[in-house]
Formats: sequence, C1' cells, structure tokens
RNA sequence: AGCUUAUCAAGAGUACUAUCUGCUAAGGGACUGGCCCGAUGAUAGUCAGCAACCGACUAAUAAACAGUACAGGUGCUAAAUCCAGCCCAUCCGACAUACGCCGGACGAAUGCGGGGAAGAUAACAC
Repeated sequence: AGCUUAUCAAGAGUACUAUCUGCUAAGGGACUGGCCCGAUGAUAGUCAGCAACCGACUAAUAAACAGUACAGGUGCUAAAUCCAGCCCAUCCGACAUACGCCGGACGAAUGCGGGGAAGAUAACAC
C1' cells in the first nucleotide's frame, strides 16, 4: 500500500519544551471547489484529558450482550468526516398523447430528503 467488517451528529488543552513565523502570517482543515481556523498559533516532543476499537477484569465451558476505565496496544482532543462532489429525488425549459428522454438550476458550510463514492479510525489477516 491492499482485502473484509464496524463506526464516523457525542466527548476531551488558553498546559510545558524546542523550532518556526508575524496579519500581504508560519501554516492547518485528506483531494478539488468553497467556506473557515490561525500567536489563546503551526510542526515535533512531553504531560494532561476524552473515548471504549483491541486487550484486561466482573466471569463462569464457549459465544453473544452488558458493565468497569484498568498492566497494556491504538485512536482522538475547532466547526456533522466543516460543506459540496456521483446517482436518485425536487424545480425550470425543449421534445413527447403517454411512458419517458435531453439540457439546466436549486441545493451547503450550527445542520437533517434517500443512497453511494471518497476519506478517517479500529479490528482481523498478509
């Protein structure tokens, strides 16, 4: 990097250290287009915290379910995965008796039309 499965509306930092930069900003939010965050910062490390995927324990022959937050392994700690992307649906127009078909638009970002794709994380296996 890849297969499969599950989850993705909740939750959690104004901490410390090093480097960097100075609002015409370092940069960040996967990609594209938007829209945002930004020294109370970005990146790395440490610490702290959240959560409960694995593990552990309650716990028993096994499995499932539930609970605990605990030797441990990950993960996460702005905004719904920040929103959209493709299809259906909706609206408008052309054609058509009709079924339908073609083109376009609306549509969002504190918010619910449905499904998917892509992405993220975990587990399993290699």
This is a predicted structure of a 126-nucleotide RNA (SAM riboswitch aptamer (S box leader)) from Candidatus Komeiliibacteriota.
The prediction has a mean pLDDT of 77.
The RNAcentral record of the sequence draws on Ribocentre.